[in-house]
RNA sequence: GCCUCUAUAGCUCAAUGGCAGAGCAAUUGCCUUGUAAGCAGUAGGUUGGGGGUUCAAAUCCCCCUAGAGGCU
Numbered sequence: 001g002c003c004u005c006u007a008u009a010g011c012u013c014a015a016u017g018g019c020a021g022a023g024c025a026a027u028u029g030c031c032u033u034g035u036a037a038g039c040a041g042u043a044g045g046u047u048g049g050g051g052g053u054u055c056a057a058a059u060c061c062c063c064c065u066a067g068a069g070g071c072u
Base pairs, nucleotide, nucleotide: 001071002070003069004068005067006066007065010024011023012022013021018055026042027041028040029039030038048064049063050062051061052060
């Protein structure tokens, strides 16, 4: 220098162009003599940044940033 992939909740990851979700973690309550486990709730997201297409974008297109891998 070129090519490919990744970026979504605190962490690990989902999500046919049509309500952004799960597990773990956090927190409240129940249960318990108490703790853990279990059960029922709650909160937590400008979907890496900018622009475009579309009635509608995490998803499609372009540019940028960061990371990983490959080729030379």
A computed fold for a 72-nucleotide RNA from a Candidatus Woesearchaeota archaeon, annotated as transfer RNA. The sequence is in RNAcentral, with records from ENA. The prediction has a mean pLDDT of 82. Its Rfam family is "tRNA". By type it is a transfer RNA.